Annotation
This is a predicted complex of two RNAs, RNase P RNA and transfer RNA, with 416 nucleotides together. It holds a member of the Rfam family "Bacterial RNase P class A". It is annotated as a ribozyme.
RNA sequence: GAGUCGGCUAGGCAAUCGCUGGCAUGAUCGUUUGUCAGAGGAAAGUCCGGGCUCCAUAGGACAAGGCGCCAGGUAACGCCUGGGGGGCGCGAGCCCACGGAAAGUGCAACAGAGAGUAGACCGCCAUAUAGUCUAUGUAUGGUAAGGGUGAAAGGGUGCGGUAAGAGCGCACCGCAGGCUUCUGGUAACAGGUCUGGCUAGGUAAACCCCGCCUGGAGCAAGGCUAAAUAGGAAUCCGCUCGCGUGGUCCGCGCGGGAUUUGGGUAGGCUGCAAGAGGCAUUCGGUGACGGAUGUCGUAGAGGAAUGAUUGCCCAAGACAGAACCCGGCUUAUAGGCCGACUCAA
RNA sequence: GCGAGAUAGCUCAGGCGGUCAGAGCGUCGGAUUCAUAACCCGGAGGUCGAGAGUUCGAGUCUCUCUCUCGC
Numbered sequence: 001g002a003g004u005c006g007g008c009u010a011g012g013c014a015a016u017c018g019c020u021g022g023c024a025u026g027a028u029c030g031u032u033u034g035u036c037a038g039a040g041g042a043a044a045g046u047c048c049g050g051g052c053u054c055c056a057u058a059g060g061a062c063a064a065g066g067c068g069c070c071a072g073g074u075a076a077c078g079c080c081u082g083g084g085g086g087g088c089g090c091g092a093g094c095c096c097a098c099g100g101a102a103a104g105u106g107c108a109a110c111a112g113a114g115a116g117u118a119g120a121c122c123g124c125c126a127u128a129u130a131g132u133c134u135a136u137g138u139a140u141g142g143u144a145a146g147g148g149u150g151a152a153a154g155g156g157u158g159c160g161g162u163a164a165g166a167g168c169g170c171a172c173c174g175c176a177g178g179c180u181u182c183u184g185g186u187a188a189c190a191g192g193u194c195u196g197g198c199u200a201g202g203u204a205a206a207c208c209c210c211g212c213c214u215g216g217a218g219c220a221a222g223g224c225u226a227a228a229u230a231g232g233a234a235u236c237c238g239c240u241c242g243c244g245u246g247g248u249c250c251g252c253g254c255g256g257g258a259u260u261u262g263g264g265u266a267g268g269c270u271g272c273a274a275g276a277g278g279c280a281u282u283c284g285g286u287g288a289c290g291g292a293u294g295u296c297g298u299a300g301a302g303g304a305a306u307g308a309u310u311g312c313c314c315a316a317g318a319c320a321g322a323a324c325c326c327g328g329c330u331u332a333u334a335g336g337c338c339g340a341c342u343c344a345a
Numbered sequence: 346g347c348g349a350g351a352u353a354g355c356u357c358a359g360g361c362g363g364u365c366a367g368a369g370c371g372u373c374g375g376a377u378u379c380a381u382a383a384c385c386c387g388g389a390g391g392u393c394g395a396g397a398g399u400u401c402g403a404g405u406c407u408c409u410c411u412c413u414c415g416c
Stems, first nucleotide, its partner, number of pairs: 001343009011313007019038006040319001044330002047328005052218004059250004064214005069083005084098001085096004099209002104207002106203002121147002123143008155173006174198001175196005182191003222270004232261006241255004277296008314317001346416006354370004363401001372388004394410005
């Protein structure tokens, strides 16, 4: 000087006037006074997972959807940690929806001879024949080494072999299968060894198969309470019915039901913040994380609060505002600080 | 809290991956007419909302974001 990874911070101080909530106090339905507290790392997107609540304690079958290397962490996850494999980078490091294409079906435009039980267009070779007898043409056959097309042409390199060629043979590399009592590893996997000339190309973010997971709705959930839904009337249907929950069926629970008339309707309290909580120390673990001890009290509305003004300082302040709660992911983000590491000079 | 959509100036097809980017209206040119309209013929006009990924190949499949609409 260039870069990689991880973490922290998110203008500061003072004064005045307000806003919301808790507690205390005065007063008695006007709300006074005092004191304390008052947005975020993403409060965001609503993309996953859970808590909580109601419907069965969430039950069975089908359908539908999601996930997909291995091991661990966790309340759970599509998240995180560690490892394996593949790719990128000189490197620190970074990225990967990473099961199955020998269960089956489908697709591959254009180009090209041929696109999946391969394929003779050019070329190479052999034979026959015409011939100007070395050229060249025609016919038949052999051939996938070379050219050409394409994103992709049915292992690669070398030697032998051959009329020319070819896993046709051999060596090495690759590939496939066996070795569950070959070795290391919990495993994914890595190595070893034996067998096979290679059969089985690509695509599953195409259908599909295999394994695992998922019941539905959501705080306008739900609970308590005031008033009311009344008491009635009419018509129709009638347990093989209706309602309650999901796409369907079964099952389960409740009950006579539907329509009309009549009458009424979203006020108050709660759910609502002590929770898988934060911080510190220590122990176990490579780590995610877990255990123990101590300590802290930290927003809660229902038109919805956290603001405004002034002064001083500096490096001149980004993205952005809780609405039931929590764990993740993703996206937005000015400036500053700290730590570890790499490369070059 | 939940759901749907974005393709030409406007309204919409295409959703089954390929030469599949189309239709109607509008617009431009021609023809017709004394002139205009209608009718007739021809043409232009599109980063398929944005960015990544899967694939040989994406308007189409997957993910993230932006905007709009509805309950």